[in-house]
Background: This is a predicted structure of a 73-nucleotide RNA (transfer RNA) from a Deltaproteobacteria bacterium. The source organism's lineage runs through Bacteria, Pseudomonadati, Myxococcota and Myxococcia. The coordinates come from a structure-prediction model, not an experiment, and the mean pLDDT is 82. Rfam family: tRNA. By type it is a transfer RNA. Rfam's curators write: Transfer RNA (tRNA) molecules are approximately 80 nucleotides in length.

RNA sequence: GCCAACUUAGCUCAGCUGGUAGAGCAGCUGAUUCGUAAUCAGCAGGUCGAGAGUUCAAGUCUCUCAGUUGGCU
Numbered sequence: 001g002c003c004a005a006c007u008u009a010g011c012u013c014a015g016c017u018g019g020u021a022g023a024g025c026a027g028c029u030g031a032u033u034c035g036u037a038a039u040c041a042g043c044a045g046g047u048c049g050a051g052a053g054u055u056c057a058a059g060u061c062u063c064u065c066a067g068u069u070g071g072c073u
Stems, first nucleotide, its partner, number of pairs: 001072007010025004019056001027043005049065005
């Protein structure tokens, strides 16, 4: 230099054929316990990497840029 994949909650990851985003772990609160752990119930946490385009509507489609990983030279 060229090619491909990936970027979504604090972390690991889902998200189908475009229709207003979820799980597990972690965190907080409560119950239980003499207390802790475990268990159970609940809560909070996201401008979906940045920008633009298409569309009534974009995490999803298109383009540009950035980052990470892998391959080729």